[in-house]
């Protein structure tokens, strides 16, 4: 450096769930909690999935809103086999 991931070691994230803030929402954050995670680090580039303020004829629709713990994709990294 490529590839891989256990029967390790040192860690490390952190689902629902409650509780406070923000937000029209979806869903962010602090805190607690821990169901997982070999990148559950980082990025909204591509699909895909959420919401629907605002638009719209009030309807259907609709992102410029959100989701990396949905999938792909690109950077990075710890160890430890080939």
């Nucleotide at each position: 450096a490529u590839c891989u991931g256990a029967u390790a070691a040192a860690g490390g994230c952190a689902a629902a769930c409650c509780u406070g803030u923000u937000g029209a929402a979806a869903a962010a954050u602090a805190g607690g909690g821990a169901c997982g995670c070999a990148a559950a680090g980082u990025c909204a580039c591509a699909g895909g999935u959420c919401u629907a303020a605002g638009g719209g004829a009030g309807u259907a629709c609709u992102a410029u809103g959100a989701c990396g713990g949905c999938u792909g994709g690109a950077c990075u990294g710890c160890c430890g086999g080939a």

Predicted 3D model of an 82-nucleotide RNA (c-di-GMP-I riboswitch aptamer) from Neobacillus soli NBRC 102451. It matches the Rfam family "c-di-GMP-I riboswitch aptamer". Rfam describes the family as follows. GEMM was predicted in a large-scale screen for bacterial structured RNA regulatory elements. Taxonomically the source falls in Neobacillus soli (Bacteria, Bacillota, Bacilli, Caryophanales). Of the family's consensus pairs, 95% are formed in the model. Its mean pLDDT, the model's own confidence on a scale to 100, is 84.